FMN riboswitch aptamer (RFN element) from a Negativicutes bacterium, 128 nucleotides, folded computationally. NCBI's taxonomy places the organism under Bacteria, Bacillati, Bacillota, Negativicutes. Rfam family: FMN riboswitch aptamer (RFN element). About the family: The RFN element is a highly conserved domain that is found frequently in the 5'-untranslated regions of prokaryotic mRNAs that encode for flavin mononucleotide (FMN) biosynthesis and transport proteins. The prediction has a mean pLDDT of 83.
RNA sequence: UUUAGCCUUUGGGGCAAGGUGCGAAGAUUAAUCUUCAAUUCCUGACCGGCGGUAUAGUCCGCGAGCCGUAUGGCAGAUCCGGUUAAAUUCCGGAACCGACAGUAUAGUCUGGAUGUGAAAAGGCGUAA
Repeated sequence: UUUAGCCUUUGGGGCAAGGUGCGAAGAUUAAUCUUCAAUUCCUGACCGGCGGUAUAGUCCGCGAGCCGUAUGGCAGAUCCGGUUAAAUUCCGGAACCGACAGUAUAGUCUGGAUGUGAAAAGGCGUAA
């Protein structure tokens, strides 16, 4: 210096503001009126794990999720122009994506989850 392994800590963010009202309750002889009522629908807003690489939610791979006895399999999304030695990563523009359960239809609420884990930092350190 490298290094099997061990220990400790860390290890996911986001509906502002409006519209509509499926329905529910109350008053009332009735017509009708009042209140509540989707953070999920509509307008609009906001968010982006880890490793690689010219800096990435959309390239390659991993993790979380689902299936399986297991090897493993399944499961999302980006283009154009510019700069450069090099960028689907930077700059400009215009797009797109987002597990499962609950509930008026959810990337953002509630729940499994003070969970699991890719991995990161530090320490110890067999053998060579």